[in-house]
RNA sequence: CAUCUAGAGGGGUGGAGGGACUGGCCCGUCGAAACCCCGGCAACCCCCGAAGGUCACGAGCCGAGGGGAAGGUGCCAAUUCCAGCAGGUGGAAGAGCCUGGAAGAUG
Numbered sequence: 001c002a003u004c005u006a007g008a009g010g011g012g013u014g015g016a017g018g019g020a021c022u023g024g025c026c027c028g029u030c031g032a033a034a035c036c037c038c039g040g041c042a043a044c045c046c047c048c049g050a051a052g053g054u055c056a057c058g059a060g061c062c063g064a065g066g067g068g069a070a071g072g073u074g075c076c077a078a079u080u081c082c083a084g085c086a087g088g089u090g091g092a093a094g095a096g097c098c099u100g101g102a103a104g105a106u107g
Base pairs, nucleotide, nucleotide: 001107002106003105004104009038010037011036012035013034017027018026019025021084022083023082024081039076040075041074044072045071046068047067048066052062053061054060080103085100086099087098088097089096
């Protein structure tokens, strides 16, 4: 700096935790975390490349949109599970809703 309401799970080992933190709410002995194997998703890196740009022209190079998936990351319950701070809305308070932020995750 960009993205985060989409998408994608089986087996083995293991044996009580896990969902970052706090609160809530969930998941878990019909087997949590972790590790291993195999599979998948996606398209950040990566590859191709049309319009176009560069160039006197061509070649070459770059290349929004578009296409690909061998390789490097990442990911495969719930919107980042929801909220947390601020503003708006809600006749007061509360619930709810909207916007932005913070925090976090990935590149």
Record summary
The RNA shown here (SAM riboswitch aptamer (S box leader)) has 107 nucleotides and comes from a soil metagenome. The model forms 97% of the base pairs in the Rfam consensus. Its Rfam family is "SAM riboswitch aptamer (S box leader)". Rfam describes the family as follows. The SAM riboswitch is found upstream of a number of genes which code for proteins involved in methionine or cysteine biosynthesis in Gram-positive bacteria. Its mean pLDDT, the model's own confidence on a scale to 100, is 84.